Predicted 3D model of a 96-nucleotide RNA (TPP riboswitch aptamer (THI element)) from a Saprospiraceae bacterium. The organism belongs to Saprospiraceae, within Bacteria. The sequence was found by an Rfam model in a public genome assembly. The coordinates come from a structure-prediction model, not an experiment, and the mean pLDDT is 76.
RNA sequence: CUCAUAAAUUUGGGGUGCCUGAAUUUUUGGCUGAGAUUAUACCCAUUGAACCUGAUACGGAUAAUGCCGACGCAGGGAAAAUUUUGCUCCAUUUCU
Numbered sequence: 001c002u003c004a005u006a007a008a009u010u011u012g013g014g015g016u017g018c019c020u021g022a023a024u025u026u027u028u029g030g031c032u033g034a035g036a037u038u039a040u041a042c043c044c045a046u047u048g049a050a051c052c053u054g055a056u057a058c059g060g061a062u063a064a065u066g067c068c069g070a071c072g073c074a075g076g077g078a079a080a081a082u083u084u085u086g087c088u089c090c091a092u093u094u095c096u
Stems, first nucleotide, its partner, number of pairs: 006084005011045004017031003021027002051076003058069003
């Protein structure tokens, strides 16, 4: 100088369903999940399945729902930067 992985800061991107009770400005409870509309949150940032389209679709479950699977070596999607840590290999020296 370069540098795996991991973390932090800043910046940017994203989603917020299904069911039930009460109520009729809305709201309680339950299910899955990192997150179910502000959470001072969570996740993702091209090494890109965070997220969107396909999809008012397909198979299986469920009280119901992207709940699970496939779709998916399909198409898009935020051009990230800086700092810290120091992986692997080679050479030399020392020790056993």